[in-house]
């Protein structure tokens, strides 16, 4: 330094201007935001090969390999919500553990052998509770939980 295991820590963005109104960051008009893994014909970097050019050391086309970035709407996961069982003999509530369920949204054109992912254009979506008035953006559960990570640290084992 690498691999595996265990533990701890880290780990979500966005309401601005105008209008109406007694009252709205909640409505209306315009603006703003996009968790995690996978896929990915695109971008960047490195290496190799062939061919071409020339100032003989480089440059360029094409091909191949590796690394890396790349989807809110594709595939899957998490969060939220619902249920069952267990946690003191019974019931209710809360909390915790395990298991299960639910779970939003994309088209058109272009290129091409191929596009759900590229390019162009136009759309669409966003838990629950609260609120002077209806919330993706405010407040709250939440100083919580959590997918996951070639993010950090510690311990152990292996090579």
């Nucleotide at each position: 330094c690498c691999g595996c295991g265990c533990g701890c820590u880290c780990c979500g963005g966005g309401a601005u201007c105008g209008g109406u109104g007694u009252a709205a960051u909640u409505c209306c008009g315009a603006a703003c935001c996009g968790g995690c893994g996978g896929u990915g014909a695109c971008g960047g970097g490195c290496c190799g090969g062939u061919c071409g050019c020339c100032c003989c050391g480089g440059c360029g086309c094409c091909c191949g390999g590796c690394c890396u970035g790349a989807a809110g709407u594709c595939c899957g996961c998490g969060a939220c919500c619902c249920g069952g069982c267990c946690g003191a003999a019974g019931c209710c509530a809360u909390c915790g553990g395990c298991c299960g369920g639910u779970g939003g949204a994309c088209c058109u054109g272009g290129u091409g052998a191929g596009a759900c992912u590229c390019c162009a254009g136009g759309a669409c979506c966003g838990a629950c509770g609260g609120u002077g008035a209806a919330a993706g953006u405010c407040c709250g559960g939440a100083u919580g939980a959590g997918a996951g990570g070639c993010a950090g640290c510690g311990c152990g084992c292996g090579a």
Molecule: FMN riboswitch aptamer (RFN element)
Organism: Frankiaceae bacterium